The RNA shown here (SAM riboswitch aptamer (S box leader)) has 122 nucleotides and comes from Paenibacillus dendrobii.
The coordinates come from a structure-prediction model, not an experiment, and the mean pLDDT is 80.
The source organism's lineage runs through Bacteria, Bacillota, Caryophanales, Paenibacillaceae and Paenibacillus.
RNA sequence: AUCUUAUCAAGAGCAGGUGGAGGGACUAGCCCGAUGAAACCCGGCAACCGGCGUACCAUACGCACGGUGCUAAUUCUUGCAGGAAAAUGUUGCGGUUUGCGCCAUUUCCUGACAGAUGAGAG
Numbered sequence: 001a002u003c004u005u006a007u008c009a010a011g012a013g014c015a016g017g018u019g020g021a022g023g024g025a026c027u028a029g030c031c032c033g034a035u036g037a038a039a040c041c042c043g044g045c046a047a048c049c050g051g052c053g054u055a056c057c058a059u060a061c062g063c064a065c066g067g068u069g070c071u072a073a074u075u076c077u078u079g080c081a082g083g084a085a086a087a088u089g090u091u092g093c094g095g096u097u098u099g100c101g102c103c104a105u106u107u108c109c110u111g112a113c114a115g116a117u118g119a120g121a122g
Base pairs, nucleotide, nucleotide: 002121003120004119005118006117007116008115013042016041017040018039022032023031024030026079028077029076043071044070045069048067049066050065051063052062053061054060055059075114080111081110082109083108084107086106087105088104089103092102093101094100
């Protein structure tokens, strides 16, 4: 790096230390940052795997000892497809007296895609 599978609306220092300018995967946005980014250490959260304990023991619950993980904003929003209600459209397109149909945009919902993390596979 690839495949399988589970989870991703909660939680965690609005003065901890080192560090010094960048960061939020990518696109487009929108944000965070010298009242101090990334990274590392400490602290914390959670409880996926192991371990231990309890019980009505193919399971459930608890502890948080070990292995990860996480610690701005819903995986910050978005990117593809489908659905819903209206509204708008600078000669949008078709049709046309109007109504209307289609398309696009805005809002909401659903499912994918992508990504992240755990466990497993090869």